[in-house]
């Protein structure tokens, strides 16, 4: 450098439920562990979700489009990092 064990130390915490914020997606705190070797950080590329605001139309609405809103526990990129069996 790479790799990742029925190792050790330490770490994170899905869903449900409760409280708060938000138009929503979702976020924060508590509880709780499905999982995680980057489930640490970063919306840079792709992807996904939402549609307040704005827009569209002789289907006028429970419609459609749109991110300036989100998701890194979807994939990739970038930055940083604990431990050390085997190969």
């Nucleotide at each position: 450098a790479a790799c990742g064990a029925c190792a050790a130390a330490g770490g994170c915490a899905a869903a449900c439920c409760c409280g708060g914020c938000g138009a929503a997606a979702g976020c924060c705190g508590g509880c709780g562990a499905c999982g995680c070797a980057a489930a640490g950080c970063u919306a840079u590329g792709g992807g996904u979700c939402u549609a307040a605001g704005g827009g569209c139309u002789u289907u006028u609405a429970u419609g459609c489009c749109u991110a300036u809103g989100a998701c890194u526990g979807c994939c990739a990129g970038g930055c940083c990092g604990c431990c050390g069996a085997a190969a």